[in-house]
RNA sequence: GCCCUCGUAGUGAAAUGGAUAUCAUACCUGCCUUCGGAGCAGGGGGUCCGGGUUCGAAUCCUGGCGAGGGCA
Numbered sequence: 001g002c003c004c005u006c007g008u009a010g011u012g013a014a015a016u017g018g019a020u021a022u023c024a025u026a027c028c029u030g031c032c033u034u035c036g037g038a039g040c041a042g043g044g045g046g047u048c049c050g051g052g053u054u055c056g057a058a059u060c061c062u063g064g065c066g067a068g069g070g071c072a
Stems, first nucleotide, its partner, number of pairs: 001071007010025004018055001027043005048064005
């Protein structure tokens, strides 16, 4: 230099172009309890950045940035 894959809550993962973006865990609050690090109930927090296509984009296209891999 070229090619491929990936980027979604603190962490790990889901999500046919269409639902309020889902789950686990962590965190916060309350309940329960002799105590709580167990159990129960509730809550906050997320699509790497810009542009495009579309009635509608986490998803498709494009340019960046970042991570991993391959070729030279």
Transfer RNA from a bacterium, 72 nucleotides, folded computationally. Rfam family: tRNA. Rfam's curators write: Transfer RNA (tRNA) molecules are approximately 80 nucleotides in length. The family's RNA type in Rfam is transfer RNA. The sequence is in RNAcentral, with records from ENA.